[in-house]
Context: one part of a larger RNA
Molecule: small-subunit ribosomal RNA, 5' domain
Organism: uncultured prokaryote
RNA sequence: GAUUGAACGCUGGCGGCAGGCCUAACACAUGCAAGUCGAGCGGUAACAGAUCUAGCUUGCUAGAUGCUGACGAGCGGCGGACGGGUGAGUAACGCGUGGGAAUUUUCCCAGUAGCGGGGGAUAGCCCGAAGAAAUUCGGAUUAAUACCGCAUAAUCUCUUCGGAGGAAAGCAGGGGAUCUUCGGACCUUGCACUAUUGGAUGAGCCCGCGUCAGAUUAGCUAGUUGGUAGGGUAAUGGCCUACCAAGGCGACGAUCUAUAGCUGGUCUGAGAGGAUGAUCAGCCACACUGGGACUGAGACACGGCCCAGACUCCUACGGGAGGCAGCAGUGGGGAAUAUUGGACAAUGGGCGCAAGCCUGAUCCAGCAAUACCGCGUGUGUGAAGAAGGGUUUCGGCUCGUAAAGCACUUUCAGCGAGGAGGAAAGGAAGUAGGUUAAUACCCUGCUUCUGUGACGUUACUCGCAGAAGAAGCACCGGCUAACUCCGUGCCAGCAGCCGCGGUAAUACGGAGGGUGCAAGCGUUAAUC
Numbered sequence: 001g002a003u004u005g006a007a008c009g010c011u012g013g014c015g016g017c018a019g020g021c022c023u024a025a026c027a028c029a030u031g032c033a034a035g036u037c038g039a040g041c042g043g044u045a046a047c048a049g050a051u052c053u054a055g056c057u058u059g060c061u062a063g064a065u066g067c068u069g070a071c072g073a074g075c076g077g078c079g080g081a082c083g084g085g086u087g088a089g090u091a092a093c094g095c096g097u098g099g100g101a102a103u104u105u106u107c108c109c110a111g112u113a114g115c116g117g118g119g120g121a122u123a124g125c126c127c128g129a130a131g132a133a134a135u136u137c138g139g140a141u142u143a144a145u146a147c148c149g150c151a152u153a154a155u156c157u158c159u160u161c162g163g164a165g166g167a168a169a170g171c172a173g174g175g176g177a178u179c180u181u182c183g184g185a186c187c188u189u190g191c192a193c194u195a196u197u198g199g200a201u202g203a204g205c206c207c208g209c210g211u212c213a214g215a216u217u218a219g220c221u222a223g224u225u226g227g228u229a230g231g232g233u234a235a236u237g238g239c240c241u242a243c244c245a246a247g248g249c250g251a252c253g254a255u256c257u258a259u260a261g262c263u264g265g266u267c268u269g270a271g272a273g274g275a276u277g278a279u280c281a282g283c284c285a286c287a288c289u290g291g292g293a294c295u296g297a298g299a300c301a302c303g304g305c306c307c308a309g310a311c312u313c314c315u316a317c318g319g320g321a322g323g324c325a326g327c328a329g330u331g332g333g334g335a336a337u338a339u340u341g342g343a344c345a346a347u348g349g350g351c352g353c354a355a356g357c358c359u360g361a362u363c364c365a366g367c368a369a370u371a372c373c374g375c376g377u378g379u380g381u382g383a384a385g386a387a388g389g390g391u392u393u394c395g396g397c398u399c400g401u402a403a404a405g406c407a408c409u410u411u412c413a414g415c416g417a418g419g420a421g422g423a424a425a426g427g428a429a430g431u432a433g434g435u436u437a438a439u440a441c442c443c444u445g446c447u448u449c450u451g452u453g454a455c456g457u458u459a460c461u462c463g464c465a466g467a468a469g470a471a472g473c474a475c476c477g478g479c480u481a482a483c484u485c486c487g488u489g490c491c492a493g494c495a496g497c498c499g500c501g502g503u504a505a506u507a508c509g510g511a512g513g514g515u516g517c518a519a520g521c522g523u524u525a526a527u528c
Stems, first nucleotide, its partner, number of pairs: 001528004006524005013375004018370001020367001021333001026331003030328003035078003040075002043071002047069003050065007085286003094211007103203002108199007116150001118148002126139005156165003170191006178185002213257002219249003224246008261283004265276004288309005311322004339365001341364003347361001348359004378408004388399004412469001414464005422455001426450009472517005477498003483512005493500002
């Protein structure tokens, strides 16, 4: 000199933009953060409508009917493995980079083939029972895109090459003939479903090289190193087991100890390098501590399950409940770090045919000069060089065109009015094309109408009034820009280094003046 996720002291007008627990991976009250689908199912607790019944006060009350819109609880499907947080652990194929073969991949895209016929249950509802509760048990009954056989099937799987195994489910819209038990069959469209091939994407695994310090750590290792056989996995492999051999690593630093998430990057520097890893992006690890598996395409799963432990809470003492390193917020720690805010309008995600619902992701707003950037706190004129302050050699000099006065302007803030863009979608009608037996339905394109904004009193524009509301901080001995007076008298004090102060202190304290930065200025800490 540059820089900072900074803090402290004094001071403080406005806006834009970014960042904001670096410490205790300490403990957490409360609310919210993952749901959705009635176009899978049996249904109907609540709300609304319709119909019926009864009472009457004649438009209300009570009851019934799932008939309709819808929908609590339940079965079922998909999603809760993403998104969000944190950096404790980890010196490691963890990360970075470049390769590899022995794998898998829900949803998505393209292709091929199929979607036939049966069965038994079980939630819920109802009845009963146990318990303080959490919850649990028994009986009866019921549905499915839940579950299980049968049939059929390959370019699928296994194979001793003879063969063997081996799937599925419907739902919704529309409809001219034909049949009909009047429910529908049947046809067609869309979405689902099954098997398989290829792709895309994601994931798992292996290897070369690179990746901090200590030798006041020199030897380490028994599943250890390799082989055979088997098991296990989606898959290779001591990954695991049995047997066999005795290997494997190490001064090119093994082992041990200490520290640490890694990278793109960031800061600094002419560069080489040094330091660092907040925000943003990629990867990894973790979710009260330790262990374990289940489900699933994917987890050994932050807001799932089981066991053990510590802690907190409820209890009728028998037994139960919980996990903010999600967003806010509280206590604590600390020099120190914000609101128990708004909205799904946009972007994105989950579910759904869709409308839509959910979304503390996200977009916004709030707080604090925390950083960077911009603007303002007036402009011109004005010498009697006013008053007043300071100083003086008493003549003067200086603050100083500074003020007052005169003439103007109105940014920003204030008040009033107008007012974009962020909006694409979605819905309705018409029309053309596709599909089809079809002019239904459905899909796609186009046109017209309609229509969605948290921010928001938005940005921006215009008008009104009046210089009106807006300057401080540090320093002035040398380094280093800037000097005098008074007070003090090795005292009180200053100080980054040299050093100042013991009676004329430009170095202490005050004043006047000056210098430097400026909504900041200094100090401290840290890095180059």